Predicted 3D model of a 92-nucleotide RNA (Glycine riboswitch aptamer) from a Thermoanaerobacterales bacterium.
Rfam family: Glycine riboswitch aptamer. Rfam links the family to the GO term glycine biosynthetic process.
The sequence was found by an Rfam model in a public genome assembly.
The coordinates come from a structure-prediction model, not an experiment, and the mean pLDDT is 83.

RNA sequence: AUGAAAAAGGUGAGAGAGACCCUUUUAAAGGGCGCCGAAGGUGAAAGCCAAUUAUUGGCCAAACUCUCAGGCAAAAGGAUCGUCUUUGGACC
Numbered sequence: 001a002u003g004a005a006a007a008a009g010g011u012g013a014g015a016g017a018g019a020c021c022c023u024u025u026u027a028a029a030g031g032g033c034g035c036c037g038a039a040g041g042u043g044a045a046a047g048c049c050a051a052u053u054a055u056u057g058g059c060c061a062a063a064c065u066c067u068c069a070g071g072c073a074a075a076a077g078g079a080u081c082g083u084c085u086u087u088g089g090a091c092c
Stems, first nucleotide, its partner, number of pairs: 006087008018033001020032004034072003040068001041066001043064001047059005
């Protein structure tokens, strides 16, 4: 079961932060200074487990944290949410 969880795709919404300076300079690339957190990634709590008798080690989440990556006009991207289709086949 007129199809749960989970996954993929379409579609709608979707924040933050310098259209900063220099290299002949719109964008991009490189360098410099200043920022953002909602792709991704890092960290670790309560707790649990083990060894051991007061400690050591392991596992362990997020929209928290760090800003590595990414981003700071538009475009693109964008966690998350709504909705549709497909896979899936029983939980929420």